Source information: The RNA shown here (Glycine riboswitch aptamer) has 88 nucleotides and comes from Rhodovulum sp. 12E13. NCBI's taxonomy places the organism under Bacteria, Pseudomonadota, Alphaproteobacteria, Rhodobacterales, Rhodovulum. The model forms 91% of the base pairs in the Rfam consensus. Its Rfam family is "Glycine riboswitch aptamer". From the family's description: This family represents the bacterial glycine riboswitch. Glycine riboswitches usually consist of two metabolite-binding aptamers domains with similar structures in tandem. The aptamers cooperatively bind glycine to regulate the expression of downstream genes. In Bacillus subtilis, this riboswitch is found upstream of the gcvT operon which controls glycine degradation. Model confidence (mean pLDDT): 79 of 100.
RNA sequence: GCGACCCCGCCGGGAGAAUCCGUCUCGCACGGUGCCGAAGGAGCAACCGCCCCGGUAAACUCUCAGGCUUCAGGACCGGCGGGGGCGA
Numbered sequence: 001g002c003g004a005c006c007c008c009g010c011c012g013g014g015a016g017a018a019u020c021c022g023u024c025u026c027g028c029a030c031g032g033u034g035c036c037g038a039a040g041g042a043g044c045a046a047c048c049g050c051c052c053c054g055g056u057a058a059a060c061u062c063u064c065a066g067g068c069u070u071c072a073g074g075a076c077c078g079g080c081g082g083g084g085g086c087g088a
Base pairs, nucleotide, nucleotide: 005084006083007082008081009080010079011078012077013076018033020032021031022030023029034068035067036066040064041062042061043060047055048054049053
């Protein structure tokens, strides 16, 4: 100095599910029912261990939360910038 990797920020892409019923100050609001899973959260296998038990994963499962006309959010992917940092 370079690349993998990690963190933060910005830009672009980014799915699913009732604009159902009622109320109203008519806001995309509130309440109810139904529904969705890709913020977050929780749970489990193989495997491993000191084997009573414990550790440990997800885009799987559950829907607490969140969401279901707009905005916003959005796992993940790509690009850029900053920081960290191991190895050759």